[in-house]
The RNA shown here (Fluoride riboswitch aptamer (crcB RNA motif)) has 64 nucleotides and comes from Methylocapsa sp. Rfam family: Fluoride riboswitch aptamer (crcB RNA motif). Rfam links the family to the GO terms positive regulation of gene expression and response to fluoride. It was read from a public genome assembly, where an Rfam model found it. Taxonomically the source falls in Methylocapsa (Bacteria, Pseudomonadati, Alphaproteobacteria, Beijerinckiaceae). The model forms 100% of the base pairs in the Rfam consensus. The coordinates come from a structure-prediction model, not an experiment, and the mean pLDDT is 77.
RNA sequence: GUCUUAGCUGGCGAUGGGGUUCGCCGCAUAACCGCCUCUCAAGGCUGAUGACUCCUACCACCUG
Numbered sequence: 001g002u003c004u005u006a007g008c009u010g011g012c013g014a015u016g017g018g019g020u021u022c023g024c025c026g027c028a029u030a031a032c033c034g035c036c037u038c039u040c041a042a043g044g045c046u047g048a049u050g051a052c053u054c055c056u057a058c059c060a061c062c063u064g
Stems, first nucleotide, its partner, number of pairs: 010025004016055006034045004
């Protein structure tokens, strides 16, 4: 340097994907599963991020 074989390289952070980074949980028995009003019931509201950034989707306004 090359080839072959075996093992390891986890999950999550309220809606998708990539990169970076932070936090949490731990072999699923966990971390996680938004906010407001409200006795229950019921009603209302924001956001594709945990955070930054890019793409996609959606929404609002303006211009051509």